This is a predicted structure of a 349-nucleotide part of an RNA (small-subunit ribosomal RNA, central domain) from an uncultured prokaryote. Rfam family: Bacterial small subunit ribosomal RNA. Rfam links the family to the GO terms ribosome and structural constituent of ribosome.
Context: one part of a larger RNA
RNA sequence: CUGGGCGUAAAGCGCGCGUAGGCGGUCAGGUCAGUCGGAUGUGAAAGCCCCGAGCUUAACUUGGGAAUUGCAUUCGAUACUGCCUGGCUAGAGUAUGGGAGAGGGAAGCGGAAUUUCCGGUGUAGCGGUGAAAUGCGUAGAUAUCGGAAGGAACAUCAGUGGCGAAGGCGGCUUCCUGGACCAAUACUGACGCUGAGGUGCGAAAGCGUGGGGAGCGAACAGGAUUAGAUACCCUGGUAGUCCACGCCCUAAACGAUGAGGACUAGAUGUCGGGGGGGUCUGCCUUCCGGUGUCGCAGCUAACGCGUUAAGUCCUCCGCCUGGGGAGUACGGCCGCAAGGUUGAAACUC
Numbered sequence: 001c002u003g004g005g006c007g008u009a010a011a012g013c014g015c016g017c018g019u020a021g022g023c024g025g026u027c028a029g030g031u032c033a034g035u036c037g038g039a040u041g042u043g044a045a046a047g048c049c050c051c052g053a054g055c056u057u058a059a060c061u062u063g064g065g066a067a068u069u070g071c072a073u074u075c076g077a078u079a080c081u082g083c084c085u086g087g088c089u090a091g092a093g094u095a096u097g098g099g100a101g102a103g104g105g106a107a108g109c110g111g112a113a114u115u116u117c118c119g120g121u122g123u124a125g126c127g128g129u130g131a132a133a134u135g136c137g138u139a140g141a142u143a144u145c146g147g148a149a150g151g152a153a154c155a156u157c158a159g160u161g162g163c164g165a166a167g168g169c170g171g172c173u174u175c176c177u178g179g180a181c182c183a184a185u186a187c188u189g190a191c192g193c194u195g196a197g198g199u200g201c202g203a204a205a206g207c208g209u210g211g212g213g214a215g216c217g218a219a220c221a222g223g224a225u226u227a228g229a230u231a232c233c234c235u236g237g238u239a240g241u242c243c244a245c246g247c248c249c250u251a252a253a254c255g256a257u258g259a260g261g262a263c264u265a266g267a268u269g270u271c272g273g274g275g276g277g278g279u280c281u282g283c284c285u286u287c288c289g290g291u292g293u294c295g296c297a298g299c300u301a302a303c304g305c306g307u308u309a310a311g312u313c314c315u316c317c318g319c320c321u322g323g324g325g326a327g328u329a330c331g332g333c334c335g336c337a338a339g340g341u342u343g344a345a346a347c348u349c
Base pairs, nucleotide, nucleotide: 003321004320005319006318007303008302012317014201015200016199017198021194022193023192025088026087027086028085029084030083031082033081034080035077036076037075038074039073040072041071042070049065050064051063052062053061054060091191092188093187094186095185096183097182098181103177104176105175106174107173108172109171110154115149116148117147118146119145120144121143125136126135162169163168206247207246208245209244210243211242215241216240220236221235222234223233258316259315260314261313262312263311266294267293268292269291270290271289272288273287274286275285276284277283298305299304322349323348324347331342332341333340334339
């Protein structure tokens, strides 16, 4: 080295793009590097193993054989792999025509509501709770009507609905822009899959500079509760939440399930598109793509999974190897910092 695993027991990188590498459709021809066979040389002796021989036997000694699974040269085999040449179209992609979508970016606009301010009406309470109190209010609050300002979020539609690689995305309009799907043809001709390093994206919180600040609200203050109450409840309230630019790079970043491909009963709902049929808005049937539920075989320790597999297989990557110590220490790299990433040992059970 050869093992067994990774939904929940330890274990799938948060997600893309992609370098090296690994792997790779179909037909024909060539080559014979891998692969397979033969021959020759070599693979010292001793030892091990087998058959004998010699000391009474054994140990020991000794003869022969085998083994030495290797290497080199040479002669062959040509299915498979590689390499070279030429084709093919089933993989992959391009073109044409369609419709779907909270996919992304920018600008503008809208209404409801909260808050504050101004004015009117109006008077003694309001608010809050399990009950209260702090708080607000005769300097006129709460309630109500009219007006103004400003910020943030977009009720209904709304749906195991849709879109996106993931994070995630929801008012309306316009502009810019990515991807997927369907139909029918045409074209390219394996251009593919995966992906160590690398590189980009990456919720919330947090950080830097400048703005903004309605509501909410860590910290903080007060009121309650309580044995206490550094909490849960209440009244306030600063960072923050919002915007621009730059960082941070984590998560129960979850389907706790890596990506791609092939194969293996069905039933039923729903979304997008197409075909056929009908009693033609509605219904039936069928094909492709998505998203759910149930379920055969099979799998599983069980739970459950079950054509969206955790079934049967192939390719490539990542990861695991008892618990604690510990995702810690040290060192490296990254960061303004917070910290992140890589990641032990002693000791102990």

The coordinates come from a structure-prediction model, not an experiment, and the mean pLDDT is 91.